[in-house]
Context: one part of a larger RNA
RNA sequence: CGUUAGAAGUUUGAGAGGACCUCCUUUUAGUACGAGAGGACCGAAGGGGACGAACCUCUGGUUUACCUGUUGUGGCGCCAGCUGCAUCGCAGGGUAGCUACGUUCGGAUGAGAUAAGCGCUGAAAGCAUCUAAGCGCGAAACUCGCCUCAAGAUGAGACUUCUUUUAAGGGUCGUUAGAGAUUAUGACGUUGAUAGGUCGCAAGUGUAUAGGUAGAGAUAUCAAAGCUGAGCGAUACUAAUUACCCGUAGAUU
Numbered sequence: 001c002g003u004u005a006g007a008a009g010u011u012u013g014a015g016a017g018g019a020c021c022u023c024c025u026u027u028u029a030g031u032a033c034g035a036g037a038g039g040a041c042c043g044a045a046g047g048g049g050a051c052g053a054a055c056c057u058c059u060g061g062u063u064u065a066c067c068u069g070u071u072g073u074g075g076c077g078c079c080a081g082c083u084g085c086a087u088c089g090c091a092g093g094g095u096a097g098c099u100a101c102g103u104u105c106g107g108a109u110g111a112g113a114u115a116a117g118c119g120c121u122g123a124a125a126g127c128a129u130c131u132a133a134g135c136g137c138g139a140a141a142c143u144c145g146c147c148u149c150a151a152g153a154u155g156a157g158a159c160u161u162c163u164u165u166u167a168a169g170g171g172u173c174g175u176u177a178g179a180g181a182u183u184a185u186g187a188c189g190u191u192g193a194u195a196g197g198u199c200g201c202a203a204g205u206g207u208a209u210a211g212g213u214a215g216a217g218a219u220a221u222c223a224a225a226g227c228u229g230a231g232c233g234a235u236a237c238u239a240a241u242u243a244c245c246c247g248u249a250g251a252u253u
Stems, first nucleotide, its partner, number of pairs: 001152001005163007015149004021049007033038001051106005059100004066093005071086006110144003117137004169246004173189005194239003197235005203228003211222004
């Protein structure tokens, strides 16, 4: 921009893509078959491999604005306590998130028409013959079925509702995240829990400084302390103010 008024929502599915895998064991059954050796079809159940999707409860990894220990050196006048730099200085742990080595799930069942093949009926050709007329079975292939996209499908579809005019609706702007390069998408904007802060909880680290006590002292203890990013909940304390823009058409009588 189109879809012939403008919107909001729900859809149909022309068409397109994905998937389609496979093994072993038990049982049926040491049965059918076979002199024996051997050894099934059909059916039932269980366990795997690779591949794929989703997710983070568990296990593991990562977690550079979390906690702790510690080395060298510089700074805050000194002690104490902090702090800069040294690969995040090094080391030990580690929430959320992300993730696989982790967890869950998937390939199904089935329908149609068939291939090779197997048949029924059956003449030409008094027989025979699956074929000539007619009818049936038959495969991971084909068409559906399963999952995803999909009306720019210009063949532009359908349904419901709203607005009949400072309209309905949308945007700018702001707070933002299950979204994200930007955009877009989603949530919210005081009739408010959208983000931050604060409070509480969970979780991490592992018992802070100062002080008291014990000890000659190092140190120990009072003390699950102190500190803390993302998680969960509560709370208007802060910021989402005010406002502006687009939109306003056609047919019939």

Annotation: The part of an RNA shown here (large-subunit ribosomal RNA, domain VI) has 253 nucleotides and comes from Flavobacteriales bacterium UBA6057. The source organism's lineage runs through Bacteria, Pseudomonadati, Bacteroidota, Flavobacteriia and Flavobacteriales. Its mean pLDDT, the model's own confidence on a scale to 100, is 84. It matches the Rfam family "Bacterial large subunit ribosomal RNA". Gene Ontology terms of the family: structural constituent of ribosome and ribosome.